RNA sequence: GGUUCUGUAGUGUAGUGGUUAGCACGCCUGCCUCAGAAGCAGAAUGUCCUGGGUUUGAUUCCCAGAAGAACCA
Numbered sequence: 001g002g003u004u005c006u007g008u009a010g011u012g013u014a015g016u017g018g019u020u021a022g023c024a025c026g027c028c029u030g031c032c033u034c035a036g037a038a039g040c041a042g043a044a045u046g047u048c049c050u051g052g053g054u055u056u057g058a059u060u061c062c063c064a065g066a067a068g069a070a071c072c073a
Stems, first nucleotide, its partner, number of pairs: 001072006010025004018056001028042004049065005
C1' cells in the first nucleotide's frame, strides 16, 4: 500500500427498516440467614464509533472519516 471484516449497558452477546433496543453475567436494594453463600423478588445502567445521505420511519440500507482485527504485498 491492497482486500475482507468488526463495533449495541460494566462484561459477553441477540436484534435483516416500524411503536419503550432484548437476554445472560455483574452492580444496587429488599426477602431469607446468627452472619454469609445459594435461592427468590425488584430497580438502575445504552450518544447502538463519528458525520452525512436514502426513507413516512435507520442499530439495520448507502457514502465518507477515525479506531481495531485477519490475510496479501
The RNA shown here (transfer RNA) has 73 nucleotides and comes from Cynoglossus semilaevis. Rfam family: tRNA. Rfam's curators write: Transfer RNA (tRNA) molecules are approximately 80 nucleotides in length. Gene Ontology term of the family: triplet codon-amino acid adaptor activity. The family's RNA type in Rfam is transfer RNA.